[in-house]
């Protein structure tokens, strides 16, 4: 690196080192931010990977499954704002606005090549 597949409106700090950017990339909006940005450490949230029960199917046995329940030693995530929100399609009106649902791109995770 590409493929598949699930989820992306919940949740998480008034620490410490740092010392100017930061929100992915492009155009556009709007924001954070010397009352301290990115990075790192400490702590924290979460439950995707992971135990444990419970149902369910199948079987000699292994086993597979789940809108279930708990639990968090270990792998990974994440820790302003919906993926911070438009961009491309279609509806809801004939246009502007606005809202809806979808794709796209993106992000993490699990499997694969």
């Nucleotide at each position: 690196a590409c493929c598949u597949u699930a989820u992306c409106a919940a949740g998480a700090g008034u620490g410490g080192u740092g010392g100017a950017g930061g929100g992915a990339a492009u155009g556009g909006g709007c924001c954070c931010u010397u009352u301290g940005a990115a990075a790192c450490c400490c702590g924290g949230c979460a439950a995707c990977c992971c135990g444990u029960a419970a149902c369910u199917a199948g079987u000699u046995a292994u086993u597979a499954g789940u809108c279930u329940a708990c639990g968090a030693c270990g792998g990974u995530g994440c820790u302003a704002a919906a993926u911070c929100c438009c961009a491309c399609a279609g509806a809801a009106u004939c246009a502007a606005a606005u809202u809806c649902u979808g794709a796209a791109a993106g992000a993490u995770g699990a499997g694969g090549u």
A computed fold for a 113-nucleotide RNA from Anaerosalibacter bizertensis, annotated as SAM riboswitch aptamer (S box leader). Rfam family: SAM riboswitch aptamer (S box leader). Rfam links the family to the GO term regulation of gene expression. Lineage of the source: Bacteria > Bacillati > Bacillota > Sporanaerobacteraceae > Anaerosalibacter. The RNAcentral record of the sequence draws on Rfam. Model confidence (mean pLDDT): 82 of 100.